[in-house]
Order: sequence, then C1' cells, then structure tokens
RNA sequence: UCAUAGCUCAGCCGGAUAGAGCACCAAAUUCCUAAUUUGGGGGUCGCAGGUUCGAAUCCUGCUGGGAC
Repeated sequence: UCAUAGCUCAGCCGGAUAGAGCACCAAAUUCCUAAUUUGGGGGUCGCAGGUUCGAAUCCUGCUGGGAC
C1' cells in the first nucleotide's frame, strides 16, 4: 500500500436495489461454427469486532498479497 462477481477493475468526501468490461448460460441469426444482437445467472465487498438511524466506505485487531 492493496484485498469488491470466474478474471481485470470502478465505487472508498457514509444514504436508501453493489456496478462496468471480459468470461459463462439461453434465445435470435447461420447448413454448421465463429462473429453479431437480445436476455439471464453469479457477490455474506478478506475475517472478527466497534462507531452510527444507516458502513463496501470511518476506527481497532487479525489474515493474505505487493513495493521500499
């Protein structure tokens, strides 16, 4: 210093359903495949506490990765 979807990340000045791209699944299209279009599923936001009406966001400890 980082930890948020299978991967790469946004959100991190606390606010009402947690998002994007890629990947995945289904349908359309096609002789088939790919590509394209449409739709869909997928997250205890590293773990445990605390503060607060309310925490991914603030505070503490711990775990793991990276840099010096």
Molecule: transfer RNA
Organism: marine eukaryotic metagenome